[in-house]
RNA sequence: GCGAGUAUAGUUCAGUGGUAGAACGCUGUCCUGAUAAGACAGAGGUCGAAGGUUCGAUUCCUUCUACUCGCA
Repeated sequence: GCGAGUAUAGUUCAGUGGUAGAACGCUGUCCUGAUAAGACAGAGGUCGAAGGUUCGAUUCCUUCUACUCGCA
């Protein structure tokens, strides 16, 4: 330099046009003599950035950024 992939909650990931979820973690309550485990509830996300298409974009298109892989 060329090509491909990934970017979503604190972490690991799902969701592929109809307005975002799980597990673990965190907080509170219950339980216990006290922990752990368990039960219930809750908080936490302008979906990497900027444009475009669309009635509507995490999702489709373009560019950029970061990271990973391959080729040279």
The RNA shown here (transfer RNA) has 72 nucleotides and comes from a Candidatus Giovannonibacteria bacterium. It matches the Rfam family "tRNA". By type it is a transfer RNA.